Predicted 3D model of a 71-nucleotide RNA (transfer RNA) from Thermomyces dupontii. Model confidence (mean pLDDT): 82 of 100. Its Rfam family is "tRNA". Gene Ontology term of the family: triplet codon-amino acid adaptor activity. From the family's description: Transfer RNA (tRNA) molecules are approximately 80 nucleotides in length.

RNA sequence: UCCGUAAUGGUGUAGCGGUAACAUCACUGUCUCUCACACAGUAGCCCGGGGUUCGACUCCCCGUUACGGAA
Numbered sequence: 001u002c003c004g005u006a007a008u009g010g011u012g013u014a015g016c017g018g019u020a021a022c023a024u025c026a027c028u029g030u031c032u033c034u035c036a037c038a039c040a041g042u043a044g045c046c047c048g049g050g051g052u053u054c055g056a057c058u059c060c061c062c063g064u065u066a067c068g069g070a071a
Stems, first nucleotide, its partner, number of pairs: 001070007010024004018054001026042005047063005
């Protein structure tokens, strides 16, 4: 320098055009003498910018970062 893959709650991962989910963590409540466990609930996220579309996390372009490969 070129090519490819990936980027989603604090963490680990699903999802793939039609209001984003699970586990764990945090907080609140129930239970308990108290804590823990268990149960119920709450909050929190689509890497950035543009484009296409009635509608984009999803498709396209550019960039950033990480990983792999070629030279």